[in-house]
RNA sequence: CGGGGCGUAGCGCAGCGGUUUAGCGCGUCCGGCUUGGGACCGGGAGGUCGGUGGUUCAAAUCCACUCGCCCCGA
Numbered sequence: 001c002g003g004g005g006c007g008u009a010g011c012g013c014a015g016c017g018g019u020u021u022a023g024c025g026c027g028u029c030c031g032g033c034u035u036g037g038g039a040c041c042g043g044g045a046g047g048u049c050g051g052u053g054g055u056u057c058a059a060a061u062c063c064a065c066u067c068g069c070c071c072c073g074a
Base pairs, nucleotide, nucleotide: 001073002072003071004070005069006068007067010026011025012024013023018057028044029043030042031041032040050066051065052064053063054062
């Protein structure tokens, strides 16, 4: 310098143009259960989907640029 992949809640991920308010597991907080804890059960908080711009009636999802990490090539 060129090509490719990934970037969504604290961590790991799903979602591939509309369906309600972006979900799932773990974690965390509250409650139940227990003598207490673990396990189990119920409930809650937490995300403007890396950033900016564009396309569209409508974007996490498509396009462009850009930032970070990883891989390949030179």